[in-house]
RNA sequence: GGAGUCGGCCAGGCAAUCGCGUCACCGAGCAACCGGUGCCGAGGAAAGUCCGGGCUCCACAGGGUACGGUGCCAGGUAACGCCUGGGCGGCGCGAGCCGACGGAAAGUGCAACAGAAAGAUACCGCCGACGGUCCUUCGGGAUGCGGGCAAGGGUGAAAUGGUGCGGUAAGAGCGCACCGCGAGUCUGGCAACAGACCGGCACGGCAAACCCCACCGGGAGCAAGACCAAAUAGGGAGGCGGUGAUGCGACCCGCGGAGCCUCCGGGUAGGUUGCUUGAGCGUACGGGUGACCGUGCGCCUAGAGGAAUGAUUGCCACGGUGCGCAAGCACCGCACAGAACCCGGCUUAUCGGCCGGCUCCGUCG
Numbered sequence: 001g002g003a004g005u006c007g008g009c010c011a012g013g014c015a016a017u018c019g020c021g022u023c024a025c026c027g028a029g030c031a032a033c034c035g036g037u038g039c040c041g042a043g044g045a046a047a048g049u050c051c052g053g054g055c056u057c058c059a060c061a062g063g064g065u066a067c068g069g070u071g072c073c074a075g076g077u078a079a080c081g082c083c084u085g086g087g088c089g090g091c092g093c094g095a096g097c098c099g100a101c102g103g104a105a106a107g108u109g110c111a112a113c114a115g116a117a118a119g120a121u122a123c124c125g126c127c128g129a130c131g132g133u134c135c136u137u138c139g140g141g142a143u144g145c146g147g148g149c150a151a152g153g154g155u156g157a158a159a160u161g162g163u164g165c166g167g168u169a170a171g172a173g174c175g176c177a178c179c180g181c182g183a184g185u186c187u188g189g190c191a192a193c194a195g196a197c198c199g200g201c202a203c204g205g206c207a208a209a210c211c212c213c214a215c216c217g218g219g220a221g222c223a224a225g226a227c228c229a230a231a232u233a234g235g236g237a238g239g240c241g242g243u244g245a246u247g248c249g250a251c252c253c254g255c256g257g258a259g260c261c262u263c264c265g266g267g268u269a270g271g272u273u274g275c276u277u278g279a280g281c282g283u284a285c286g287g288g289u290g291a292c293c294g295u296g297c298g299c300c301u302a303g304a305g306g307a308a309u310g311a312u313u314g315c316c317a318c319g320g321u322g323c324g325c326a327a328g329c330a331c332c333g334c335a336c337a338g339a340a341c342c343c344g345g346c347u348u349a350u351c352g353g354c355c356g357g358c359u360c361c362g363u364c365g
Base pairs, nucleotide, nucleotide: 001361002360003359004358005357006356007355008354009353010352012316013315014314015313016312017311018310020041021040023038024037025036026035027034043336047347048346050345051344052343053342054341055221056220057219058218067217068216069215070214071213072086073085074084075083076082087101088099089098090097091096102212103211107210108209109206110205123153124152125149126148127147130146131145132143133142134141135140161179162178163177164176165175166174180201181199182198184197185196186195187194188193225273226272227271228270235264236263237262238261239260240259247255248254280299281298282297283296284295285294286293287292318333319332320331321330322329323328
C1' cells in the first nucleotide's frame, strides 16, 4: 500500500425567520376560544408483531392425559426460540463464518424409477476342497447336479465397513497393517466430549415420518382494568292522588283530567385514571475469559385524543460529477423511516461516515 474479517459508534452542525403539540403561568373573555411567556418534544430501527416478560382482569386444590413449543453442554437473565463461553460437524490459506446438532439396541412405518435384493437377497458371475454322477492306465481326471461364495460386473441417492498384503477350491475380519466403528475399560473434563488401551466388528439410511425421552406452556389483552357519572327510557321502595294530585313561570281564578314526587340500584353518553421513575440512563471503581453482576455518585428524558415533533434562507461539514496547472468554482445529492401501556430480544429497511481488534498478500528499511 492492497484485500479481508469482527466489534463499537454517529445518523449532518450553527444562525435567522415563519410555524406545530402537550403542560404550567399571565392577560382578555360568561364560555368556546384568542394573545403572550416558559419547559419539553421520536428511532436505531419508533417497523414486522415473530419470540420472551412486567402489568391488568377472568379461571384455577393436587396429579395425569391430550395439544403446542423448545432440543449438543455449561453459564447469563425477570424470561426467552435471545446472548456468552465451550464441544462436535462443515466452509475458508487465515482472522473468522455457518449449523432443527437429543434418541435408529422400544415399537410402527417409508425408500419413486431402476435393480435379484432397500432387510434379510443372488441376475450375470466365481468355485472341482466336500457329497453325488461319469471316465480311469487306480496316480487321477471330468461335470456346477447337491452345494459353497459375495471378490468382480450390472442397478441405484444409498447394497451389509474401506484400501492393501496374506490366505483360500473360490471367497470372506478368515489373519495382519492403516483408516473407520463400538453397547467395553481407564484417564482428563461440572458437562457436551476428547485421548489412550481393548474388541474383528454386532441388520445400513430416514425422527424437517409417526414416535420415545427431557424441559417449558391456563386464557385474554391498555379497546386490559379501576373510579366518577348526566339526559331519556325502563326497574325497586316509600309517599301523595277522581274528596281532582302533577301541569299551564310564581299567587288567585280558570282550564285540564291520571298520574306525580322523593330516595335507591344497574347501564349508556361523557369525564378522570391506568400513563410513564423504569429489569431506566450516564459515569467511576470492583468481580467475571465473556454474556453479565455489584457498589458509590449524578441525571429526569414525549405521554396525546387518530395523534405535534416541521419549513425556508445563509454559512460550514460530508459524498459525487464537471471545469481548472493549482488555489478553487459550478451543479447535484445527503438514507431508511415516524412514538400511542412498558421493557428484553430476533428479523427486516437504511445515503454516507468514524474508531478499535485481528488476518492474508505485496513492497521498503
Molecule: Bacterial RNase P class A
Organism: Thermomonas sp.